Notes:
This is a predicted complex of two RNAs, RNase P RNA and transfer RNA, with 438 nucleotides together. Rfam match: Bacterial RNase P class A. By type it is a ribozyme.
RNA sequence: GGAGCAGGCCAGGCAAUCGCGGCAUUUUGGUGCCGAGGAAAGUCCGGGCUCCUUCGGACACGGCGCCAGGUAACGCCUGGAGGGCGCGAGCCCAUGGCAAGUGCCACAGAAAACACACCGCCUAAGCGCGCAAGCGCCGGUAAGGUUGAAAAGGUGCGGUAAGAGCGCACCGCGCGGCUGGCAACAGUCCGCGGCAGGGUAAACCCCGCCGGGAGCAAGACCAAAUAGGGGAGUGCACGGGCGAAAGUCCGUAACCGCCGGUUCCGAGCGGGCUCCCGGGUAGGUUGCUUGAGGCAGUCGGUGACGGCUGUCCCAGAUGAAUGGUUGUCCUCGACAGAACCCGGCUUACGGUCGGCUCCGGCC
RNA sequence: GGGCGAUUAGCUCAGGGGUAGAGCGCCACGUUGACAUCGUGGAGGUCGGUGGUUCGAAACCACCAUCGCCCACCA
Numbered sequence: 001g002g003a004g005c006a007g008g009c010c011a012g013g014c015a016a017u018c019g020c021g022g023c024a025u026u027u028u029g030g031u032g033c034c035g036a037g038g039a040a041a042g043u044c045c046g047g048g049c050u051c052c053u054u055c056g057g058a059c060a061c062g063g064c065g066c067c068a069g070g071u072a073a074c075g076c077c078u079g080g081a082g083g084g085c086g087c088g089a090g091c092c093c094a095u096g097g098c099a100a101g102u103g104c105c106a107c108a109g110a111a112a113a114c115a116c117a118c119c120g121c122c123u124a125a126g127c128g129c130g131c132a133a134g135c136g137c138c139g140g141u142a143a144g145g146u147u148g149a150a151a152a153g154g155u156g157c158g159g160u161a162a163g164a165g166c167g168c169a170c171c172g173c174g175c176g177g178c179u180g181g182c183a184a185c186a187g188u189c190c191g192c193g194g195c196a197g198g199g200u201a202a203a204c205c206c207c208g209c210c211g212g213g214a215g216c217a218a219g220a221c222c223a224a225a226u227a228g229g230g231g232a233g234u235g236c237a238c239g240g241g242c243g244a245a246a247g248u249c250c251g252u253a254a255c256c257g258c259c260g261g262u263u264c265c266g267a268g269c270g271g272g273c274u275c276c277c278g279g280g281u282a283g284g285u286u287g288c289u290u291g292a293g294g295c296a297g298u299c300g301g302u303g304a305c306g307g308c309u310g311u312c313c314c315a316g317a318u319g320a321a322u323g324g325u326u327g328u329c330c331u332c333g334a335c336a337g338a339a340c341c342c343g344g345c346u347u348a349c350g351g352u353c354g355g356c357u358c359c360g361g362c363c
Numbered sequence: 364g365g366g367c368g369a370u371u372a373g374c375u376c377a378g379g380g381g382u383a384g385a386g387c388g389c390c391a392c393g394u395u396g397a398c399a400u401c402g403u404g405g406a407g408g409u410c411g412g413u414g415g416u417u418c419g420a421a422a423c424c425a426c427c428a429u430c431g432c433c434c435a436c437c438a
Stems, first nucleotide, its partner, number of pairs: 001359005007353004012329007020035006037335001041346002044344005049215004055266004061211005066080005081095001082093004096206002101204002103200003118145002120141003126137004153171006172195001173193005178187003219286004229277006237252006255271004279437003293312008330333001364434007373387004381418001389405005411427005
């Protein structure tokens, strides 16, 4: 100098002035304090909070998946194991089970999972023909070739008619033990087995774990207004009250409905229920921001994180506030604007700081 | 703000791991004096985008983009 890898921090600064949204105070003039983000975003996960009868069981459905830990919880994070990529710093992995069952593996190829063998190799044994060489039959084989993403352990020696874990050595593989480790797992360790079991579970599925649903337009209160109207489906049983009747009210074991993935059962709740059409209001208060909160120090831990102490209060709107102007400085400013609140992930994006790796040059 | 759904030819839609299909439309030819109808043939596709799983993805999974739908209170 070039190429690259991980991580921390910042998010134009300062001043004046005029405004805007809150809160407090007030002598009603005003004064004081606070006022967007690291992603406020996507709504992809997990929780808090609220309502629903989340009650029990059966059946489904969805998600997650190496091990240990962290956490309110998680599909997140930390540390480790195994595998893969890179010369390296480092990075990536939905990484339980295909040795429980089922399915699929197009085309090509002999064959795609019970090896039904195309080319090839062999002719020892058996049969036929032939004087014989040999030919044919019956067969043997899977070493070589061919196809494919994938072809039934690899190399060598022996062996054989030719061959083959058929036998042996080494490598690989599986099972068991031992040692280390909490564990995943590892081991120049020991023994056994000629080797069985191709791939695919982001295929059905099996195993383990988790999960009730809906969402602040949840929900609560006040006020205003209207036709507590119409239609369809289903149900309309019994008893009692009022009434001349029509009807209306109450109760219930039967009936109907509800029981929020859905079906069934039990328990429970309601007395009509479900759907559609139509009518009225588009006002206020609350939920609403003090919280698994921020900062500093210290202690424990490799770390994620946790404990303790001190200190701070840091938007809360509802047509919805954070902007304009001026001065000044610099490196001239990217992506982008809260709407119940947190923890993550993902996506968008400018600058800066130190660290590490590789390559080249010079000393 | 919150909750759902869709994206395949010019348009409307099938297809749910093995080279992409239908109807309408378009083009050419035939039929007609000419047009329509009808008949025959043909063209037209990065399956919204980027990654991943798989031998192989329109499909399965993740992220992103675009478009569309629903919602308040009272009786």